[in-house]
Context: one part of a larger RNA
RNA sequence: CUCUGGUUAAGGAACUCGGCAAAAUAACCCCGUAACUUCGGGAGAAGGGGUGCUCCUUUUUGUGAAGCAUUUACUGCAUAAGCAUAAAGGAGCCGCAGAGCAAUGGCGGUGGCGACUGUUUACUAAAAACAUAGGUCUGUGCGAAGUCGUAAGACGAUGUAUACGGACUGACGCCUGCCCGGUGCUGGAAGGUUAAAAGGAGAGGUCAGCGCAAGCAAAGCUUCGAAUUGAAGCCCCAGUAAACGGCGGCCGUAACUAUAACGGUCCUAAGGUAGCGAAAUUCCUUGUCGGGUAAGUUCCGACCUGCACGAAUGGCGUAACGAUCUCCGCACUGUCUCAACCAGAGACUCG
Numbered sequence: 001c002u003c004u005g006g007u008u009a010a011g012g013a014a015c016u017c018g019g020c021a022a023a024a025u026a027a028c029c030c031c032g033u034a035a036c037u038u039c040g041g042g043a044g045a046a047g048g049g050g051u052g053c054u055c056c057u058u059u060u061u062g063u064g065a066a067g068c069a070u071u072u073a074c075u076g077c078a079u080a081a082g083c084a085u086a087a088a089g090g091a092g093c094c095g096c097a098g099a100g101c102a103a104u105g106g107c108g109g110u111g112g113c114g115a116c117u118g119u120u121u122a123c124u125a126a127a128a129a130c131a132u133a134g135g136u137c138u139g140u141g142c143g144a145a146g147u148c149g150u151a152a153g154a155c156g157a158u159g160u161a162u163a164c165g166g167a168c169u170g171a172c173g174c175c176u177g178c179c180c181g182g183u184g185c186u187g188g189a190a191g192g193u194u195a196a197a198a199g200g201a202g203a204g205g206u207c208a209g210c211g212c213a214a215g216c217a218a219a220g221c222u223u224c225g226a227a228u229u230g231a232a233g234c235c236c237c238a239g240u241a242a243a244c245g246g247c248g249g250c251c252g253u254a255a256c257u258a259u260a261a262c263g264g265u266c267c268u269a270a271g272g273u274a275g276c277g278a279a280a281u282u283c284c285u286u287g288u289c290g291g292g293u294a295a296g297u298u299c300c301g302a303c304c305u306g307c308a309c310g311a312a313u314g315g316c317g318u319a320a321c322g323a324u325c326u327c328c329g330c331a332c333u334g335u336c337u338c339a340a341c342c343a344g345a346g347a348c349u350c351g
Stems, first nucleotide, its partner, number of pairs: 001346008010337002014335001019332001027051005036041001038171001052093008061084003067077003070073001094098001106330004111325002113322002118130002134169007146155003172317004177247003182244002184240005191235003197229002202224005209216002248266005275309001276306001287303005
């Protein structure tokens, strides 16, 4: 010097990203216990008091010697002895200290997120992520849909729409606005477009024949091939947003000023409703005001100018819960001011 423990004057978080670590709390009995609440909780809330040993008294419970009685039985009776047991009261004793060791909750207040118990990155993440009960949409009528398999077959299910599959949301409470133009999905079938196939107008190659030649050219074989017929789909017409998604701009106006309930105009499928809002979302920004501090980029309450909240990609609340995150306080402390000493194990020296 390092590690693991122990103690510490005065102060008590001044340490630090942050009370990380440590300290403190702690058992049992009694008293007492707030806001809020889904009336279950919150709650061991918080906050107090007691606890050893000796003797005495009273009482509780267990056992039931002896006695008495008779129906003589594994019987019954009583304010029943003694012993054990626990509680209460009283008197006393000792120590610094009586749950005398050990083991054994620190507590309170505010807010965010997620309802909760649960699950997860085996070996850097346990969470606000996943799941969840509950909600909604959608498919599926049974040889179900869906899934695995080339198939047979199997699961679904020895189930049958109060069932099973898929998707989204995520207890509960109050709610869930407008848009179907685009993309999906569902339904429709008049018209347009359209494949294979059918069809075979016509054209080419070949050559019997004809022709002096140029060339023409039947049948057959063969290569192309127009019109016409021709389904779904697409175009088209509707519906559908707890389907994917989307939810404006400019100008003017009130008897101080400011602002604009109001008006005009352009565009759109429709122009963001309720609620919330510098937020896990706010760039400017340490916004402004208030609270807490002597002093507060964090925190809490407001304001609204929402760069760029917003309603099952759910909105806003919410008791309980959380090895969750943020801020504040009480208690407590070597975290610190600021370090000191002690014990053990290393390091170091010798071997």